[in-house]
């Protein structure tokens, strides 16, 4: 550092050093910050990926996979804001323009089939982060 896999809307904070930015990245927002952020170190937690462990499924019987738990002393990881948000692409919902056709004095309403695009959903991809394997 490349590559595969899984997971990313939950969860956790106090002291002390330092002393101006800082929330990966380019940009746009929005935020944290001298009432000291971000970093560093000491402690305290969170979680439950990998070990550990129970059943279970599977076996002629173990294994190994998978599946549902337990603990939390081990290796790692987190403890602002969904990965803080958007950027790209599908779909959709709201409106808005037009087309065809009904009703209606009109105002207008309903239908067909299209068009742009702003916003809102949902999926998905890009970026990346973390564990685990492997080169």
């Nucleotide at each position: 550092c490349a590559c595969u896999c899984a997971u990313c809307g939950a969860g956790a904070c106090c002291g002390g050093c330092u002393g101006a930015g800082g929330g990966a990245u380019a940009a746009g927002g929005c935020c944290c910050u001298u009432a000291g952020a971000c970093g560093c170190c000491g402690g305290g937690g969170c979680a439950a990926c990998c070990g550990c462990u129970a059943g279970g499924c599977u076996u002629a019987a173990c294994c190994a996979c998978c599946c549902u738990g337990g603990a939390a002393a081990g290796g790692u990881g987190c403890c602002a804001a969904c990965u803080c948000c958007u950027g790209c692409g599908a779909u959709u919902c709201c409106g808005c323009c037009g087309c065809u056709g009904g009703c209606g004095c009109a105002a207008g309403c309903c239908c067909u089939c299209g068009g742009a695009a702003a916003g809102g959903g949902u999926c998905g991809g890009c970026a990346g982060a973390u564990g685990a394997g492997c080169g």